This is a predicted structure of a 585-nucleotide part of an RNA (large-subunit ribosomal RNA, domain V) from Ziziphus jujuba var. spinosa. The source organism's lineage runs through Eukaryota, Streptophytina, Magnoliopsida, rosids and Ziziphus jujuba. Its Rfam family is "Bacterial large subunit ribosomal RNA". Rfam links the family to the GO terms ribosome and structural constituent of ribosome. The prediction has a mean pLDDT of 83. RNAcentral holds the full RNA, with entries from Rfam.

Context: one part of a larger RNA
C1' cells in the first nucleotide's frame, strides 16, 4: 500500500414524512336522557263519503204538570190585573183505577147520580186565596237543531273467481267487458295537527397549563412582590365584590372618641362621675390600604343638587371603554350671609353590538292623504359569570382508526443540576463499670461521586428499537476471597476497625417474564458499580404495549382501567470503518 474469507462494535447504518404523546377552530367510525333537522310509527279533524233505524246527551220551542214552616176553613211558590168566575160540551158527591206524596192530600181517566161550586168578605198571618197574564224551581210529553255512540244496508271503495266473453287462434300469462261471491263507508290514499325510535343524517363537544390528563382558573376591587416617579410577570404570597342607603344624600347649626394611674356609698378589670396622663390608637355600611379630631367620626334643624341641557382643559391609553374637571344657561335646596349643592371619605358591585319592548317628540312617511314601518329620545330584558360577549339553539368515545405537523411537547436513552440517594470528612454529646475517639457515634455542620427516585425539556417524533434471560469485551475500586501492614476492650482460635494493594478468581440449583427478593446445598469467597440502567444490521420473545376473546369493578352507552387471564409475522447479499484469519508488493 493492496487483496482475499470471515465477524458485526460503530457509521446516532439501511427501509417506512412515529403507529406512542401533543397540536390542529383536521377528518373518519362508533354511542347517548348533546344539539338541530328528517323519516317509519301512533293518535285526533277534513275530503274521497252514501241510506234506514235503535240509543242515551245538550240547547231552543210548544202544551202541561210541582211547590206544605207555625198560625188560618187548606198543601199560600213570586209579582200583577180582577169582582166576579165555573156548570146539561154535566157542579157538588159516591165507587174503581193511575201517578206524586210531607199520609193532611194533590193531579188525571172510567162508571153511577143530576144541579149546583168557588172567590170577594169574615178569620189567621210577613203574605189571601176564583179567575187570567207573566215568570222562578223541579218533573213529564212533543216538535225543531246539533255532536256521539251502536247495529245494519249497498251504490262509492277494496278483495276474489280453474266463472262467463273476446269477433282469425288463444287469454289456465297479466289485463279489458260483464257476472258472481265476499268486504264494506270500515279499510286503503291525500291534506293538516300533535306526539313518537341514534331508524337515520348534518354537526359541536373552549382556553390557559413547567407535556397532556385529572384539579384549579378565566370578569372587577385592595395590598404584597415591584428594585423610594408611573408602569411590571408567575398555576407567586394574603384579601374582598357581582351591594348597601329616601338617609347612611345636600345644606346650615352643635359637639368630640379610643385607652391608662389614681380617687370616689353599694361598685367588682368591667355600669355613672372626676383628673394636670396619652394625640388618635376609637369611629367611618362592607375587604385592604390610602384618609380623617377646623373633622370625612356623632347630633338637631328645614330639605330632594341622587337636577335638565352643556363643557374650555387634562388623567390614562392599541382601539373601544374608563378617570377627573373650572365656567356659563335654566329652574332649586339651605344658609344672616360669604358661599356650598350635578350622591355617598376615596379607591370594588359589572356586560359592546344587534333583537325585542312601555312612554315621548314641531322628524320621514315610495302619487296624494293616512296607515304599516322608521329616526330621535327616556327607560327597560343577558351568572351572554369562558366576564371584548362566535350561534336564540350543541355531550361523549376509539386498543379499528386515519391525515397535516412538531424533538415548538411528554414515554426510553444521553445532557444539566443532584433535593432524594451512596460515601467520606469536621465537631462531638452518648454508651462502653472508669476513659469522647479499641468499638459506638445523636443533635448539627462540610464535601466527594453520578449507580436511585425525581427536577428541567437542551439533540434526537421524514423514527435514537424499550423489560429480563443467553452470549461475549473492557473499565474504575469506594475490596468479597487471595497478598502484606497499623490499632484493639489483639492470651490463642475466631473476630472487630483501618491502611496498601485491581495480579487472579468470584458456584450449583428451586419459585417468578422478572432485575430484586426467598429458599436448597456447597465455598476461599460467592464483591459492588460503568459500559446507550454495555450486547435484538448477536439470538430468545416470557412480561410489557396493536388488532380477538373472557373475567372483575366502572360507565345509560359506544368504552375503559400501573386489575386480571388465553392467544398473537423480530426484516436484510455487509459499502465504509473497527476486528480475526491468511496471502501478494
Nucleotide at each position: 500500500c493492496u487483496g482475499u474469507a470471515c465477524u458485526u462494535a460503530g457509521a446516532c447504518a439501511g427501509a417506512a414524512a412515529g403507529a406512542u404523546c401533543c397540536u390542529a377552530u383536521g377528518a373518519a367510525g362508533c354511542u347517548u336522557c348533546a344539539u338541530u333537522g328528517c323519516u317509519c310509527c301512533c293518535u285526533a279533524g277534513g275530503a274521497u263519503u252514501g241510506g234506514c233505524u235503535u240509543u242515551g246527551g245538550g240547547c231552543c220551542u210548544u202544551u202541561c204538570c210541582u211547590g206544605c214552616a207555625c198560625a188560618a176553613c187548606u198543601u199560600a211558590g213570586g209579582u200583577g190585573g180582577a169582582u166576579g168566575g165555573c156548570g146539561a160540551a154535566g157542579a157538588a158527591g159516591g165507587c174503581c183505577u193511575c201517578c206524586u206524596u210531607c199520609c193532611g192530600a194533590g193531579g188525571g181517566g172510567g162508571c153511577c147520580c143530576a144541579a149546583g161550586c168557588c172567590a170577594u168578605c169574615g178569620a189567621u198571618g210577613a203574605g189571601a186565596u176564583a179567575c187570567c197574564a207573566c215568570u222562578c224551581u223541579a218533573g213529564a210529553a212533543g216538535u225543531g237543531c246539533u255532536a256521539g255512540a251502536a247495529u245494519u244496508c249497498u251504490a262509492a271503495c277494496c278483495u276474489u273467481g280453474u266463472g262467463u266473453u273476446a269477433a282469425g287462434a288463444c287469454c289456465u300469462a297479466c289485463g279489458g267487458g260483464c257476472c258472481a261471491a265476499g268486504g264494506g263507508a270500515c279499510a286503503g290514499u291525500c291534506u293538516c295537527a300533535g306526539g313518537u325510535a341514534g331508524a337515520u343524517a348534518g354537526u359541536u363537544u373552549c382556553u390557559a397549563u413547567g407535556g397532556g390528563g385529572a384539579g384549579u382558573a378565566g370578569g372587577c376591587c385592595u395590598c404584597c412582590c415591584a428594585a423610594a416617579a408611573u408602569g411590571u410577570a408567575a398555576c407567586a404570597g394574603a384579601g374582598g365584590c357581582g351591594u348597601a342607603c329616601a338617609a347612611a344624600g345636600g345644606c346650615u347649626u352643635c359637639c368630640u372618641u379610643g385607652g391608662g394611674c389614681c380617687a370616689a356609698a353599694c361598685g367588682g378589670a368591667g355600669a355613672u362621675u372626676g383628673c394636670a396622663c396619652u394625640u388618635u390608637g376609637a369611629g367611618u355600611g362592607u375587604a385592604a390600604a390610602g384618609g380623617u379630631a377646623g373633622a370625612a367620626a356623632g347630633u338637631a334643624g328645614a330639605u330632594u343638587g341622587a337636577c335638565u341641557g352643556u363643557a374650555a382643559g387634562a388623567c390614562c391609553c392599541a382601539c373601544c371603554c374608563c378617570u377627573c374637571a373650572a365656567g356659563a344657561a335654566g329652574g332649586g335646596a339651605u344658609g344672616a350671609a360669604a358661599g356650598u349643592u350635578g350622591g355617598c371619605c376615596u379607591u370594588a358591585g359589572u356586560g359592546a353590538u344587534c333583537u325585542a319592548a312601555c312612554g315621548g317628540u314641531g322628524c320621514c312617511g315610495a302619487c296624494u292623504g293616512g296607515a304599516a314601518g322608521g329616526a330621535c329620545u327616556u327607560u327597560c330584558a343577558c351568572u351572554c359569570a369562558a366576564c371584548g360577549g362566535a350561534u336564540a339553539a350543541a355531550a361523549g368515545u376509539u386498543g379499528c382508526u386515519c391525515u397535516a405537523g412538531g424533538g415548538a411537547u411528554a414515554a426510553c436513552a444521553g445532557g444539566c443540576u443532584g433535593a432524594u440517594c451512596u460515601u467520606c470528612c469536621c465537631c462531638a454529646a452518648u454508651a462502653g463499670c472508669a476513659c469522647a475517639c479499641a468499638u459506638u457515634g445523636a443533635c448539627g455542620g462540610g464535601a466527594a461521586g453520578g449507580u436511585u427516585u425525581g427536577g428541567c425539556a437542551c439533540c434526537u417524533u421524514g423514527a435514537u428499537g424499550u423489560c429480563a434471560g443467553c452470549u461475549c469485551u473492557u473499565c474504575g475500586c469506594c475490596a468479597c476471597c487471595u497478598g502484606g501492614g497499623g490499632c484493639u476492650g489483639u492470651a490463642g482460635u475466631a473476630u472487630g476497625u483501618u491502611c496498601u494493594g485491581a495480579g487472579g478468581g468470584u458456584u450449583g440449583g428451586g419459585c417468578u417474564a422478572u432485575u430484586c427478593a426467598c429458599c436448597c446445598a456447597u465455598u476461599a469467597a460467592a464483591g459492588u458499580a460503568g459500559u446507550a440502567u454495555g450486547u435484538g444490521a448477536g439470538u430468545u420473545g416470557g412480561g410489557u404495549u396493536c388488532a380477538g376473546a373472557a373475567u372483575g369493578u366502572c360507565g345509560u352507552g359506544a368504552a375503559a382501567c400501573a386489575g386480571u387471564u388465553c392467544g398473537g409475522u423480530c426484516c436484510a447479499u455487509a459499502u465504509c470503518c473497527g476486528g480475526u484469519g491468511u496471502g501478494g508488493g